[in-house]
RNA sequence: GCCCAUAAGCGCCACCCCUGCCGCGAGGCAGGUCCGGAAAGCCGCGGGUCUCGACGGCCGUUGUCGAGACAGCCGAGCCGCUGGG
Numbered sequence: 001g002c003c004c005a006u007a008a009g010c011g012c013c014a015c016c017c018c019u020g021c022c023g024c025g026a027g028g029c030a031g032g033u034c035c036g037g038a039a040a041g042c043c044g045c046g047g048g049u050c051u052c053g054a055c056g057g058c059c060g061u062u063g064u065c066g067a068g069a070c071a072g073c074c075g076a077g078c079c080g081c082u083g084g085g
Stems, first nucleotide, its partner, number of pairs: 002085004012037002017032006035072001041078002045075003048070009
């Protein structure tokens, strides 16, 4: 470097909720907590969900566009841990 596998977990990450700060918001960051995770590491490229604004539609709760959020929703891409060959 390549191939196969994903049992275990020294170690790693941290749902919900609570507290503080930031954001109009979706949400983000830090601490506590520990539902879970074998890529729950990185990446908004495709789909999806959500937020804000504008415009259209014109009384339905929808469409288009713009700017954003989510990687712990599903894929693509990138880089890795462990065991074996």
This is a predicted structure of an 85-nucleotide RNA (c-di-GMP-I riboswitch aptamer) from Solidesulfovibrio magneticus str. Maddingley MBC34. The model forms 100% of the base pairs in the Rfam consensus. It matches the Rfam family "c-di-GMP-I riboswitch aptamer". About the family: GEMM was predicted in a large-scale screen for bacterial structured RNA regulatory elements.